[in-house]
Molecule: RNase P RNA; transfer RNA
Organism: Stappiaceae bacterium
RNA sequence: CCAGUCGGUCGGACGGUUGCUGCCACAAGUGUCGAAAGACCGUGGUGGAGGAAAGUCCGGGCUCCAUGGAUAAACGGUGCCGGGUAACACCCGGCGGGGGCGACCCCAGGGAAAGUGCCACAGAAAGCAAACCGCCUCGAUUUAUCGGGGUAAGGGUGAAAGGGUGGAGUAAGAGCCCACCGCGUGUCUGGUAACAGGCGCGGCACGGUAAACCCCACCGGGAGCAAAACCGAAUAGGAACGGCGCGGAGGCAACUCCGGUCUGUCCAGACCAGUCGUUCGGGUUGGUUGCGUGAGGCCUUCGGCAACGGAGGUCCCAGAUGAAUAACCGUCGCGUCGACCGGAAAUGGUCGGCCCUACAGAACCCGGCUUACAGACCGACUGGCACA
RNA sequence: GGCCUCGUGGCGGAGUGGCUACGCAGAGGAUUGCAAAUCCUUGUACCCCGGUUCGAAUCCGGGCGAGGCCUCCA
Numbered sequence: 001c002c003a004g005u006c007g008g009u010c011g012g013a014c015g016g017u018u019g020c021u022g023c024c025a026c027a028a029g030u031g032u033c034g035a036a037a038g039a040c041c042g043u044g045g046u047g048g049a050g051g052a053a054a055g056u057c058c059g060g061g062c063u064c065c066a067u068g069g070a071u072a073a074a075c076g077g078u079g080c081c082g083g084g085u086a087a088c089a090c091c092c093g094g095c096g097g098g099g100g101c102g103a104c105c106c107c108a109g110g111g112a113a114a115g116u117g118c119c120a121c122a123g124a125a126a127g128c129a130a131a132c133c134g135c136c137u138c139g140a141u142u143u144a145u146c147g148g149g150g151u152a153a154g155g156g157u158g159a160a161a162g163g164g165u166g167g168a169g170u171a172a173g174a175g176c177c178c179a180c181c182g183c184g185u186g187u188c189u190g191g192u193a194a195c196a197g198g199c200g201c202g203g204c205a206c207g208g209u210a211a212a213c214c215c216c217a218c219c220g221g222g223a224g225c226a227a228a229a230c231c232g233a234a235u236a237g238g239a240a241c242g243g244c245g246c247g248g249a250g251g252c253a254a255c256u257c258c259g260g261u262c263u264g265u266c267c268a269g270a271c272c273a274g275u276c277g278u279u280c281g282g283g284u285u286g287g288u289u290g291c292g293u294g295a296g297g298c299c300u301u302c303g304g305c306a307a308c309g310g311a312g313g314u315c316c317c318a319g320a321u322g323a324a325u326a327a328c329c330g331u332c333g334c335g336u337c338g339a340c341c342g343g344a345a346a347u348g349g350u351c352g353g354c355c356c357u358a359c360a361g362a363a364c365c366c367g368g369c370u371u372a373c374a375g376a377c378c379g380a381c382u383g384g385c386a387c388a
Numbered sequence: 389g390g391c392c393u394c395g396u397g398g399c400g401g402a403g404u405g406g407c408u409a410c411g412c413a414g415a416g417g418a419u420u421g422c423a424a425a426u427c428c429u430u431g432u433a434c435c436c437c438g439g440u441u442c443g444a445a446u447c448c449g450g451g452c453g454a455g456g457c458c459u460c461c462a
Stems, first nucleotide, its partner, number of pairs: 001384010012332007020048007029041001031040003050359001054370002057368005062224004075220005080094005095109001096107004110215002115213002117209003132155002134151007163181005182204001183202008228289004238280007247258004259272006282461002296315008333356001335354008389458007398412003406442001414430005435451005
């Protein structure tokens, strides 16, 4: 210098003018409303979007509801091991597998010898394997065919054909036998463990699929701030059904049935217990709380490989409700285009134009993940080339 | 703001791992003197991107789009 990998930071800066909004202060305003308290306007001060505020995909806080059985069943989720955390499907460290020359990256990564299902088409055969071509052999004979037997090395089909390579062996062949590898199994060593390594045994018995049912282990009650609580206004202070309860009757009980009492005059009134839920019908389209001191930010230090944790110090940092956080101007700066000058070139300088941009905007809060993103910067590392 | 459902030709709509049916509409032809009706033929249809699988409209993850429900009071 070129090519690349990983991690992190920022997401225009400064000044001026005019505005919006939360909070605090003022009475120095003959301001408006009001009996007052106070509210509004005013003046001053101070705070005012994000790394994703997004998708709403996970995990929590918080609130209400439910709760005999509940550490269950059903349903859903997670899934190598260890650690971190309030918790997680997240993060860190390791193990195993795969990819890359490498830095490094990727993996829904438990169980297929518990059981069931499926494996289309093709193919002889797709799961208790099988034998189309071939190879070998025997027989028949029409001498290039037929039939019987052996075989699974080779061919063919397929995503997949019952270990792989090499040798020995054979009529041809074959774990039939041998060596190595793979697999299974027993044991020893190391490691917290996943797992790794050594030794012995087994001649292979065990195809794939669990993001198919399923099995095993672990986790999960449901709904969501339009949750929920309070104040005010208005309406027809209504209807139906159901739960619990009051009264009476029956029944051992579980439970079932029915309204009952009083007053006066056939009918009307009063009393005895109501409450909750769903639906229909009606009204309103207001306010307050929830609502921001929090698993909070920053700095230092200690422990830990790290995620993270402990201690000390310091700071207070949006809170709107059709919804504020903005608009304009100037300078600088980034990018880009054009002209001129210098230069052999790379490229440098001056002037002018354009642009300030991407993704996108809080709506109860927090920890993650995922997705989107113009451009700029920093650090660590890898491969190659050149020079010293 | 929160919660839920869906996406298959132009329209409706079936298909739950193995060539995406069917109806209407459209186009061409037959029939007819001309039409209608009828009959025959006809098409680049699974929202997009990844993953699992031999194989995905279907199973899983992410994205995009569409639709629906949820205020308060008595």